[in-house]
RNA sequence: GGAGUAGGCCAGGCGGUCGCCGGCUUCUCCGGAAGCGGGAGGAAAGUCCGAGCUCCACAGGGCAGGGUGGUCCGUAACGCGGACUGGGGGCGACCCUAAGGAAAGUGCCACAGAAAGCAGACCGCCUUCUUUCGGGAAGGUAAGGGUGAAACGGUGAGGUAAGAGCUCACCAGGUCCGGUGGCGACACCGGAUGCUAGGUAAACCCCACCCGGAGCAAGACCAAAUAGGAGGGCGAAUGGGGCGGCCCGUCCCGGACCCUCGGGUAGGUCGCUUGAGGUUUCGGGCAACCGGAACCCUAGAGGAAUGAUCGCCGUCCCGCCCGGAGGCAACUCCGUCGGGAAACAGAACUCGGCUUACGGACUGCUCCGGCG
Numbered sequence: 001g002g003a004g005u006a007g008g009c010c011a012g013g014c015g016g017u018c019g020c021c022g023g024c025u026u027c028u029c030c031g032g033a034a035g036c037g038g039g040a041g042g043a044a045a046g047u048c049c050g051a052g053c054u055c056c057a058c059a060g061g062g063c064a065g066g067g068u069g070g071u072c073c074g075u076a077a078c079g080c081g082g083a084c085u086g087g088g089g090g091c092g093a094c095c096c097u098a099a100g101g102a103a104a105g106u107g108c109c110a111c112a113g114a115a116a117g118c119a120g121a122c123c124g125c126c127u128u129c130u131u132u133c134g135g136g137a138a139g140g141u142a143a144g145g146g147u148g149a150a151a152c153g154g155u156g157a158g159g160u161a162a163g164a165g166c167u168c169a170c171c172a173g174g175u176c177c178g179g180u181g182g183c184g185a186c187a188c189c190g191g192a193u194g195c196u197a198g199g200u201a202a203a204c205c206c207c208a209c210c211c212g213g214a215g216c217a218a219g220a221c222c223a224a225a226u227a228g229g230a231g232g233g234c235g236a237a238u239g240g241g242g243c244g245g246c247c248c249g250u251c252c253c254g255g256a257c258c259c260u261c262g263g264g265u266a267g268g269u270c271g272c273u274u275g276a277g278g279u280u281u282c283g284g285g286c287a288a289c290c291g292g293a294a295c296c297c298u299a300g301a302g303g304a305a306u307g308a309u310c311g312c313c314g315u316c317c318c319g320c321c322c323g324g325a326g327g328c329a330a331c332u333c334c335g336u337c338g339g340g341a342a343a344c345a346g347a348a349c350u351c352g353g354c355u356u357a358c359g360g361a362c363u364g365c366u367c368c369g370g371c372g
Stems, first nucleotide, its partner, number of pairs: 001368007009360002012313007020039002023036005041344001045355002048353005053215004065211005070084005085099001086097004100206002105204002107200003122145002124141007153171006172196002174193008219270004229261005239253005277296008315341005322335005
C1' cells in the first nucleotide's frame, strides 16, 4: 500500500430570526396574549417472535391444530442472547448451522443409465449348449468398463470356472459392552461382532417439550340534548270504563304535566408514561447477564407537533493561486483561498428481542505485496 474480518461508537455543534405542538404561571374584552420551561430514533419502520397490562372464557383429562428441536447458562419470557459440543466453509482473521429420529412405517429421487432400493447383467469375464465359425442361446458373476449428485466399504492376499466379506490381514465406519475426562452435549481409550445399513423428515410421519381468545378502537369512570323505558306525584280540569235505571259518589285505566331512577349515544376524564427505566461507578461472571451505591426524570395530543433560514466553527471531497516543510525526482504533507457534500427515516399503551433500510469515522485482528 492492497484485500479482508470482527467490534463498539457517532448520527454535526453554538448563536440569531421566523414558525409548529403540549405543560405551568400571570393577564384577559374569554377570542386570546405574555413569560418560563419541554418536544423522536438507532432503527421511532416491518408488526415477525416473547412479555407486562386489560377484558372475555376456563373443573380435570384426552383428541385435533399450531409451534419449537445439540448441551449448559442468562432472562419476567422467548422461536432471543452467551459460552461450549458436533457438522460445514475459508490459506487465515473468522463465518454459517432448522443440529431429535432414515436400524418404526409410507412416499419421492429429474436427466443419464441395463438397473435408483426387500436391487440390477448394457459392455466385459467365466461355464455349458449350439453354430453356416461371423456368432447365437441359457446360466453364473457386481472384480473391470460405461451412466449418474448418488450404484450396496477401501487396499492386498487367499479362494474360485470366473467372481464375491466367501475367508484372512490392515484401514475406515456402524452396533453392543466396559473404562477415563466433562454439570452436559460430547471427546478419548479398550474389547466383542463381517454388521457395511444410499439420500430426503423447512415430505407425510414418529418422539420430546410448549401453546386459551382478543387487543389501548383493550378497558374503567363521568355524562348533555332528543327519542324511548321504569317508578312515583297525582290535585283541579278533561276522556274512557266498572258498580248503577239515572245523578251524586267511588274504583280502575289512558293521555298530558311534574319529579326521580336506570341503559345507551354525542362529549369529557382516566388508562398514559416512574419503567423488567436511564447515567456514572464498584463488585461477581470467559460471556450473555447479575448485584450494590450515588445521581437523573427524558414527548405523551387529536390522525397527531418536533420545522425553515442566516452566520460562525468542525468533518469529508474537488479545484487551483500563493506560502512553508520533506525529497535527486515523481510527488507527499501542512496552511491559505474558492466551490461543494452530509444518509435512512417520523413516536401514537409500554418493554425485551429479531429482521430490514442507511451515512460516517475509529479500533483490534488476518492474508498478500513493497521498502528499510
Bacterial RNase P class A from a Thermodesulfobacteriota bacterium, 372 nucleotides, folded computationally. Its Rfam family is "Bacterial RNase P class A". It is annotated as a ribozyme. The model forms 95% of the base pairs in the Rfam consensus. Taxonomically the source falls in Thermodesulfobacteriota (Bacteria, Pseudomonadati). It is recorded under the gene name rnpB. RNAcentral holds the sequence, with entries from ENA.